[in-house]
Molecule: transfer RNA
Organism: Raineya sp.
RNA sequence: ACUUCGUAGUUCAACGGUAGAACAAGUAUCUUACAAAUACUGGGUAGUGGGUUCAAUUCCCACCGAAGUCU
Numbered sequence: 001a002c003u004u005c006g007u008a009g010u011u012c013a014a015c016g017g018u019a020g021a022a023c024a025a026g027u028a029u030c031u032u033a034c035a036a037a038u039a040c041u042g043g044g045u046a047g048u049g050g051g052u053u054c055a056a057u058u059c060c061c062a063c064c065g066a067a068g069u070c071u
Stems, first nucleotide, its partner, number of pairs: 001069006009023004017054001025041005047063005
C1' cells in the first nucleotide's frame, strides 16, 4: 500500500423496509435430588463519526481495531 472482516455472553445469518438462529443463561414441568428431556422467557439501536435515501446492519467516505497479501 492492498484485500477481507467488526451484528446477543460465544459461533454465525439476514442480496435498502423499524435484526434472527444455534449454543450458553434464567424460569416452569418431570425427579427424593441432580443431570437429561420438553416448554417458555430475557438479552444487541449493529466498531466510532459523517454522507446518500422517504427509509441504511446493508450503499459511499474518514477514523479505530483484527486477520491476511505484497514491497